[in-house]
RNA sequence: CCAGCCGGCUGGGCGGCCGCGGCAUUUCGAUGUCGAGGAAAGUCCGGGCUCCACGCAGACACGGUGCCGGAUAACAUCCGGCGAGGGCGACCUUAGGGAAAGUGCCACAGAAAUCAGACCACCUGCGCGUGCGCAGGCCAGGGUGAAACGGUGGGGUAAGAGCCCACCGCGCGGCCGGCAACGGAAGCGGCACGGCAAACCCCACCGGGAGCAAGGUCGAAUAGGGACAGCACGGGAAACCACCCUUGUUUGCGGGGCGCUGUCCGGGUUGACUGCCAGAGGCGUCGGGUAACCGGCGUCCCAGAUGAAUGGCCGCCACGUGGGCUUCGGCCCGCCAUACAGAACCCGGCUUACAGGCCGGCUGGUGCU
RNA sequence: CGGAGUAUAGCGCAGCCUGGUAGCGCAUCUGCUUUGGGAGCAGAGGGUCGCAGGUUCAAAUCCUGCUACUCCGACCA
Numbered sequence: 001c002c003a004g005c006c007g008g009c010u011g012g013g014c015g016g017c018c019g020c021g022g023c024a025u026u027u028c029g030a031u032g033u034c035g036a037g038g039a040a041a042g043u044c045c046g047g048g049c050u051c052c053a054c055g056c057a058g059a060c061a062c063g064g065u066g067c068c069g070g071a072u073a074a075c076a077u078c079c080g081g082c083g084a085g086g087g088c089g090a091c092c093u094u095a096g097g098g099a100a101a102g103u104g105c106c107a108c109a110g111a112a113a114u115c116a117g118a119c120c121a122c123c124u125g126c127g128c129g130u131g132c133g134c135a136g137g138c139c140a141g142g143g144u145g146a147a148a149c150g151g152u153g154g155g156g157u158a159a160g161a162g163c164c165c166a167c168c169g170c171g172c173g174g175c176c177g178g179c180a181a182c183g184g185a186a187g188c189g190g191c192a193c194g195g196c197a198a199a200c201c202c203c204a205c206c207g208g209g210a211g212c213a214a215g216g217u218c219g220a221a222u223a224g225g226g227a228c229a230g231c232a233c234g235g236g237a238a239a240c241c242a243c244c245c246u247u248g249u250u251u252g253c254g255g256g257g258c259g260c261u262g263u264c265c266g267g268g269u270u271g272a273c274u275g276c277c278a279g280a281g282g283c284g285u286c287g288g289g290u291a292a293c294c295g296g297c298g299u300c301c302c303a304g305a306u307g308a309a310u311g312g313c314c315g316c317c318a319c320g321u322g323g324g325c326u327u328c329g330g331c332c333c334g335c336c337a338u339a340c341a342g343a344a345c346c347c348g349g350c351u352u353a354c355a356g357g358c359c360g361g362c363u364g365g366u367g368c369u
Numbered sequence: 370c371g372g373a374g375u376a377u378a379g380c381g382c383a384g385c386c387u388g389g390u391a392g393c394g395c396a397u398c399u400g401c402u403u404u405g406g407g408a409g410c411a412g413a414g415g416g417u418c419g420c421a422g423g424u425u426c427a428a429a430u431c432c433u434g435c436u437a438c439u440c441c442g443a444c445c446a
Base pairs, nucleotide, nucleotide: 001365002364003363004362005361006360007359008358009357010356012317013316014315015314016313017312018311020035021034022033023032024031025030037340041351042350044349045348046347047346048345049211050210051209052208054254055253056252057251058250059249060248062207063206064205065204066203067081068080069079070078071077082096083094084093085092086091097202098201102200103199104196105195106194119142120141122137123136124135125134126133127132128131150168151167152166153165154164155163169191170189171188172187175184176183177182215274216273217272218271225265226264227263228262229261230260234241235240244257245256246255267445268444269443281300282299283298284297285296286295287294288293320335321334322333323332324331325330370442371441372440373439374438375437376436379395380394381393382392389426397413398412399411400410401409419435420434421433422432423431
């Protein structure tokens, strides 16, 4: 210098004028201060919070996750490693448990798609009409298919075949290394065991439901009206018991409720406050850890709107771009005023969208010293 | 703001759960019938299965991510 790989950051800056929302102060004139994002998005996961009055234990059903170890409040996320696949390499991808527990499927083609099987060809025997028929052997070759019953080489044979041998693959039980996934060398077995579990299923682990329009307080108004369905109206003087309900179903226990509950029609309002922003919080530093992350200390307060604020204009600069001049350092003039997008209970992730710019590490090749 | 669902021929739908041939009705076209039209009869054409990726030998179907559209949900008595 060329080609490439990986990670991180940024997403305009300053000033002036006019405006918008929250909060504080107020002499009611105003002043001060704060005011979108890395994704605020999709709503795909996980949690906090609230209600279902609240739990504990078990079974069944349903759903989810799935190599190993760790991180975490938790996760389908993240970190480190293992195996497999791809790349010369840096590196990338990976829903990756179990197919010798069972069931099911493998279309078409093909002889045969897994308790099996012979179309062509080959070989043997018999027959004759001499290239065919019958009987048998065989799966090595051809052909079919996504996939064909271990692969290559040699021996062997009538032709062949794990029939025998060597190597590779596969399986088995121990040994060594590793927390583990897994890896390694040697031995034994002649091969028995094709694929699909993002098919049912088995194994291990996890999971109650609904969602801030949850929920709470106050206020206004209306006909606290009607229909249908469900359950109960049992015992006892009482206490209480029984029945029923307690949010997937169900069993048991504790506790609670007990005459109403649900759906539909009709009627009224379109209000205020709260939940609601100090949090698994940001920044800096030190320590532990390969890392994710954790801990200590210091410091900061950083949107809370409710038809919903966070904007507009001007000047300069930066970036980009077009043209001209040049002493190649720059200078002048013009254009654009930036991408994706935009809080609505909050937080941790994932995924998707994104003009342009910056930084760091690494690989392969080439040239020069 | 929260939740649920749909996308297959011009239109309305089935097939998806349990993967292998994409089908039904109306509409369109051609022919027959009729003086002509309608109706009827016979036949034909027409589909990137919303888009992209993955699993699989094979995807409309199973899984994931996008896109568009539709529906439901306020409070009080």